[in-house]
């Protein structure tokens, strides 16, 4: 010094998933604020649809090609990354999963839920905004 692994703290990164109060010895539970999400009227849309169902959340949705299936390779709509912030340009990644249950168009009042998981930076030009040292 370099590699592997392990914990604590901090700063971040993908997502709505953070924060604060209160009860409990804990474990938990309850409430609240802020994010988010379904549902729901006039008006308007759509006049259809009914196992060859429909529909949600979400960036993840279609092609093609191989396979009996499972899968799998390939591109693809579409997302995300630079540790204040933005824009250029490049380069790197995903391109999943899972839910309602026969049902839902919008959709004002209203009603109903969710606040999880899972990681550890990209290099370069510009612009700005802020601050700290020094003289």
């Nucleotide at each position: 010094a370099g590699c592997c692994g392990g914990c604590u703290g901090g700063c971040g990164c993908c997502g709505a998933a953070u924060c604060c109060c209160g009860a409990u010895c804990a474990g938990u539970c309850g409430g609240g604020a802020a994010c988010c999400g379904g549902g729901g009227a006039c008006c308007c849309a759509c006049c259809u649809u009914g196992u060859u169902g429909g529909g949600g959340u979400g960036c993840a949705u279609c092609c093609g090609g191989c396979c009996a299936u499972c899968g799998c390779c390939g591109g693809u709509a579409g997302g995300g990354c630079u540790u204040c912030u933005c824009c250029a340009c490049c380069g790197c990644c995903c391109g999943a999963a899972c839910c309602c249950g026969u049902c839902a168009g919008c959709u004002a009042a209203c009603c109903c839920g969710g606040u999880a998981g899972g990681c550890g930076c990209g290099a370069u030009g510009g612009a700005g905004a802020g601050g700290a040292c020094g003289a």
Predicted 3D model of a 135-nucleotide RNA (c-di-AMP riboswitch aptamer (ydaO/yuaA leader)) from Nonomuraea cypriaca. The organism belongs to Nonomuraea, within Bacteria.